[in-house]
RNA sequence: CUCUGGAGAGCGGCGAGCCCGGCUCGCCCACCGAAGGGGCACGCGGCACCGGCCGAACCGGAGCCGUAAACUCUCAGGUCAAAGGACAGAG
Numbered sequence: 001c002u003c004u005g006g007a008g009a010g011c012g013g014c015g016a017g018c019c020c021g022g023c024u025c026g027c028c029c030a031c032c033g034a035a036g037g038g039g040c041a042c043g044c045g046g047c048a049c050c051g052g053c054c055g056a057a058c059c060g061g062a063g064c065c066g067u068a069a070a071c072u073c074u075c076a077g078g079u080c081a082a083a084g085g086a087c088a089g090a091g
Stems, first nucleotide, its partner, number of pairs: 001091005010029001012028007030079003036075001037073003043067005049061004
């Protein structure tokens, strides 16, 4: 990259436009988490401080930096279908 599988949540309200079946856009309310994006830890790695004993080791305490997700936030995206879709399998 290709093929296959692939969840969740209003067919909401108002207004405008259009090709007037319906679709698109704006605003509002209610929701979803599995595009993308943000966040972190009594763990791990590093730095370095204080005390116990002059020191090493060891023990105890607190500080800083880095680091994760399917956790979390809900910015983005999504809430019939289609499309998209983390992830999985095959090539």
Predicted 3D model of a 91-nucleotide RNA (Glycine riboswitch aptamer) from a Burkholderiales bacterium. Taxonomically the source falls in Burkholderiales (Bacteria, Pseudomonadati, Pseudomonadota, Betaproteobacteria). Of the family's consensus pairs, 89% are formed in the model. Its Rfam family is "Glycine riboswitch aptamer". On this family, see Mandal et al., Science 2004: "A glycine-dependent riboswitch that uses cooperative binding to control gene expression".